Predicted 3D model of a 473-nucleotide part of an RNA (small-subunit ribosomal RNA, 5' domain) from Chelatococcus composti. Lineage of the source: Bacteria > Pseudomonadati > Hyphomicrobiales > Chelatococcaceae > Chelatococcus. Rfam family: Bacterial small subunit ribosomal RNA.
[in-house]
Context: one part of a larger RNA
């Protein structure tokens, strides 16, 4: 000098754009943040013009694996980059073929119970795109072959939407490898599923991933192991560059979801707002037993130098479901708060000498503040009032918003501070104080004339900011 997710002190007019718990991955009251489908199904209920229409708990389907948060863990194929073969892929696209005949249940509901509650038991009834069996098999799978195995579901407003098998694509993902990726040797040896092989198991798939047996290997001063620290990257800051530092916001990847473990369902999870077990904590309880998980958006307590509203809307973009109408969406779009930052604008312009008054200094002549003020003539950015009023949306639909913007009216009216003045370093005098009180980034000032302390006048710098502190180059 530049920079910052900054903080503190003094001060503070407006707008645009951005940013806003860096600390306790501390604990959380309350509300909301993931639903939807009656064009899968039986039923209950309401309205009815008797045609039909609406609502609802349940069965069923799809979605809750996305979106959103956080950075605890992780020095690792985690990430970055470049490759690879032994894989999967719901919804979507293309193509081929099919969509047949039956069956037994079960929730809802009714009845009878248990429990304080959460919830739950028994009996009976019923439907389906729920479940099961038979038939069929262009492809498909198993098998050397012969042969064997394996599907389906219907709905409606009659246009379609579905369902099953198979192939290909697209997308997304799983896995493997080369190279790169912090510090410490005051960590030098580490390793028994360890390294490799064979058989088997397991997986969508390769593989000590797992297991039995066999062999005795494997890694390491080119730093293994251990310890510490840390999410990684695109980027960001700085610098002429090389480099150094950093990883907030935005984007990609990873990991996590009270702590630890586990699987279920599913195309996909070992699943933030799913399940089970254990633990700590909190709450309810009739003491028998139960409920919960904000590192979602707001908000509360706490910690801290420090970081916002318990706001509006689905209008746009996007997502889920649905044929659709539509419903949901704290994603998102907006608004609120904060000079936290960047940028822009304003706080007036011209004229005005008796160089007014006042202040300060003085050699008492004057000098300076100073065209500064007053006065006169103007202007109206901003603000106030009145009127009009969008784009974003397309035939309709606008939270923002009567906002931005435009026109008009009155009126200089509503708007300047902060730091410094010994040298470095731009800017000087007087008074007070007297090694005191104090200043200070370094050198150093202060012990009776202090340009260095405090005040005043004057001056210098920056300006809605200015200084200080912290951190990086």
């Nucleotide at each position: 000098g530049a920079g910052c997710g900054a903080a503190c002190g003094c001060u503070g007019g407006c707008g645009g754009c951005a940013g806003g718990c860096c600390u306790a991955a501390c604990a959380c009251a309350u509300g909301c943040a993931a639903g939807u489908c009656g064009a899968a199904c039986g039923g209950u209920u309401c309205c009815u013009u008797c045609g039909g229409g609406g609502a609802c708990a349940g069965u069923g389907g799809c979605a809750g694996a996305c979106g959103g948060g956080u950075g605890a863990g992780u020095a690792a194929c985690g990430c970055g980059u470049g490759g690879g073969a032994a894989c999967g892929u719901g919804c979507c696209c293309u193509u081929c073929g099919g969509u047949u005949c039956g069956g037994a249940a079960u929730a809802a509901c009714u009845c009878a119970g248990g429990g304080a509650a959460a919830c739950u038991u028994g009996a009976g009834c019923u439907a389906a795109u729920a479940c099961c069996g038979g038939a069929u098999a262009c492809g498909u799978c198993c098998g050397a072959g012969a042969g064997g195995a394996g599907a389906a579901a219907g709905a409606u407003u009659u246009a379609u939407c579905g369902c099953c098998g198979a192939a290909g694509g697209a997308u997304c993902g799983g896995c493997c490898c080369g190279c790169g990726u912090c510090u410490g040797a005051u960590u030098a040896g580490c390793u028994a599923g360890u390294u490799g092989g064979u058989g088997g198991g397991g997986u969508a798939a390769u593989g000590g991933c797992c297991u039995a047996c066999c062999a005795a290997g494997g890694c390491g001063a080119c730093g293994a192991u251990c310890a510490g620290u840390a999410g990684c990257u695109g980027g960001u800051c700085u610098g002429a560059g090389a480099g150094g530092a950093u990883g907030a916001u935005c984007a990609g990847c990873c990991a996590c979801a009270c702590u630890g473990g586990g699987a279920c369902u599913g195309a996909g999870a070992c699943a933030c707002g799913g399940c089970c077990c254990a633990g700590a904590c909190u709450c309810c309880u009739a003491c028998g037993g139960g409920a919960g998980g904000c590192a979602g958006c707001a908000g509360u307590g706490g910690g801290g130098a420090a970081u916002a509203u318990u706001g509006g809307a689905c209008a746009a973009u996007g997502g889920g479901c649905g044929c659709a109408a539509g419903c949901c969406u704290g994603a998102u779009c907006c608004a609120g708060c904060c000079a936290u930052g960047c940028c822009g604008c304003g706080u007036g312009a011209g004229u005005g000498a008796u160089g007014a008054a006042g202040g300060c200094c003085c050699u008492a002549g004057g000098g300076u503040u100073g065209u500064a003020a007053a006065g006169c003539u103007c202007u109206u950015u901003u603000g106030u009032c009145c009127g009009g009023g969008a784009c974003g949306a397309u035939a309709a639909u606008g939270a923002c918003g009567g906002u931005a913007c435009c026109g008009g009216a009155a009126g200089a009216a509503u708007a300047a501070g902060c730091c410094c003045c010994g040298g470095c370093u731009a800017a000087c005098u007087u008074c007070g104080u007297g090694c005191c009180a104090g200043c200070a980034g370094c050198c150093g000032c202060g012990g009776u004339a202090a340009u260095a302390c405090g005040a005043a006048g004057g001056g210098g710098g920056c300006u809605a900011g200015c200084g200080u502190u912290g951190c990086u180059c």